[in-house]
RNA sequence: CCAGGCCGCUAGGGGUGCUCAGCAGGCUGAGACUCCGAUUCGUCGGAGAACCCUAGGAACCUGAACUUGGUAAUGCAAGCGUAGGGAAGCGGCACAGUCUAGAC
Numbered sequence: 001c002c003a004g005g006c007c008g009c010u011a012g013g014g015g016u017g018c019u020c021a022g023c024a025g026g027c028u029g030a031g032a033c034u035c036c037g038a039u040u041c042g043u044c045g046g047a048g049a050a051c052c053c054u055a056g057g058a059a060c061c062u063g064a065a066c067u068u069g070g071u072a073a074u075g076c077a078a079g080c081g082u083a084g085g086g087a088a089g090c091g092g093c094a095c096a097g098u099c100u101a102g103a104c
Stems, first nucleotide, its partner, number of pairs: 005093006011054004017027003033048006060085003066079004097104003
């Protein structure tokens, strides 16, 4: 100084809100679903589906019953956020470099 890209397999992590008496419909979103059980009827637990994310980690959680703006309403938008946490291994192909002729 150049390259540090693409793909596959397996495994893992995560949330499911607002409006309505409820359903349907509507809002945001990648995603707001289905089944089973419990219930103090507010919800909670389990299983599955789809979707998103897995260290180059804002998927998601905490701070947070947070701040500002906005909405019929809501993490709806922005801030907070260079914050604190957060789930990964293997293989193949290509590229660059080195030694030299198939390896690193």
The RNA shown here (TPP riboswitch aptamer (THI element)) has 104 nucleotides and comes from a Chloroflexota bacterium.
The sequence was found by an Rfam model in a public genome assembly.